[in-house]
Molecule: transfer RNA
Organism: bacterium
RNA sequence: CGGGGUGUGGCGCAGCCCGGUAGCGCGCCGCGUUCGGGACGCGGAGGUCGUGGGUUCAAAUCCCACCACCCCGA
Numbered sequence: 001c002g003g004g005g006u007g008u009g010g011c012g013c014a015g016c017c018c019g020g021u022a023g024c025g026c027g028c029c030g031c032g033u034u035c036g037g038g039a040c041g042c043g044g045a046g047g048u049c050g051u052g053g054g055u056u057c058a059a060a061u062c063c064c065a066c067c068a069c070c071c072c073g074a
């Protein structure tokens, strides 16, 4: 320098192809249960979807540029 992949709550991921309410597991908080804890049950909080711009009635999703990390090549 060229090519490819990944980026979504604290952590691990799905959703993207084919635009239409942002979800799952673990974790965290509260309550129940227990002598207490764990386990289990019920409820809840937490996300400007890497950044900026564009298209659109509407963008995590489509388009462009850039950033970080990983892989391949030179």
Stems, first nucleotide, its partner, number of pairs: 001073007010026004020057001028044005050066005